[in-house]
RNA sequence: UCUAGAUAAGGGCAAGCUAUUGCGAAAGCAUAGUACGCAAAGCCACCGGUCUAAGGGCAUAAAGUCUAAGACAGCGGGGUUGCCGAU
Numbered sequence: 001u002c003u004a005g006a007u008a009a010g011g012g013c014a015a016g017c018u019a020u021u022g023c024g025a026a027a028g029c030a031u032a033g034u035a036c037g038c039a040a041a042g043c044c045a046c047c048g049g050u051c052u053a054a055g056g057g058c059a060u061a062a063a064g065u066c067u068a069a070g071a072c073a074g075c076g077g078g079g080u081u082g083c084c085g086a087u
Base pairs, nucleotide, nucleotide: 004087005084012038013037016034017033018032019031020030022029023028036074042080043079044078046077047076048075049072050071051070055067056066057065058064
């Protein structure tokens, strides 16, 4: 120096739940608390996947149905940046 991921050190993140006369049509998001977990659980929707369907299309007596330009990076892959580092 490279590598991996330690019953190491110092730090970091935060599922679910609760709260907010919060934002949003919804999915979901934000902030606070807590802590299931995480070595990229940092960042990017590029590929696959999943969720939603306001608007739009179709249909209609009504119910409906299709659709992402909306989401999920804590579903997988990929890209990119990065702390420590025993043996």